This is a predicted structure of an 84-nucleotide RNA (c-di-GMP-I riboswitch aptamer) from a Piscirickettsiaceae bacterium. Its mean pLDDT, the model's own confidence on a scale to 100, is 79. The source organism's lineage runs through Bacteria, Pseudomonadati, Pseudomonadota, Gammaproteobacteria and Piscirickettsiaceae.
RNA sequence: GAUUUUUUAAGCCAAACUUAGGUGUAAACCAGGGACGGAAAGCGACGGGUCUUAAAUGAUUUUUAAGAUGGCUGCGCUGCAUAU
Numbered sequence: 001g002a003u004u005u006u007u008u009a010a011g012c013c014a015a016a017c018u019u020a021g022g023u024g025u026a027a028a029c030c031a032g033g034g035a036c037g038g039a040a041a042g043c044g045a046c047g048g049g050u051c052u053u054a055a056a057u058g059a060u061u062u063u064u065a066a067g068a069u070g071g072c073u074g075c076g077c078u079g080c081a082u083a084u
Stems, first nucleotide, its partner, number of pairs: 004083001006081001012038002017033003021030003036071001042077003046074003049069008
């Protein structure tokens, strides 16, 4: 320096839920509490999936556009520690 791994140690992130909180039509996001889990649960909306809104179509389907989701998934970039 590279690769693999989670055996050990020190650490990291933060699900559901919640708030006399905030933003948004909504999905959802931000802040505080909280800890289900995670070895990239760090960053990126390029592809697929899912969700929301509007319009058209149509008969509760399909299509288009805009948006959301990175803890749905593929992919790309970057990174810590022990041991080999």